[in-house]
RNA sequence: AGGGGGUAAAGGUACAACUGGAGAAAUCCAGUGUCACAAAGCUACAGGGGCUAAGGGCUUUUGCCUAUGCCAGCCAGCUGCCAUU
Numbered sequence: 001a002g003g004g005g006g007u008a009a010a011g012g013u014a015c016a017a018c019u020g021g022a023g024a025a026a027u028c029c030a031g032u033g034u035c036a037c038a039a040a041g042c043u044a045c046a047g048g049g050g051c052u053a054a055g056g057g058c059u060u061u062u063g064c065c066u067a068u069g070c071c072a073g074c075c076a077g078c079u080g081c082c083a084u085u
Base pairs, nucleotide, nucleotide: 002085003084005082006081012037013036017032018031019030020029021028022027035073041078042077043076047075048074049071050070051069055066056065057064058063
């Protein structure tokens, strides 16, 4: 440096649900929890995709559009642990 593996050892993360908190919402934070994960580590105006729509725009209303708000446990990019060969 490359290959395959991580059921063994060392460790890591934490779905749903519930409780408390932040927020307009999406969502996030803390605790319990443990569905799962070999990158479930990092990156979100500046690769694709998705969610929300406070404010703004349109509209008689209903409603529609819009990210400056989010999602990395959707793909992607970057980096990386252990043992073994």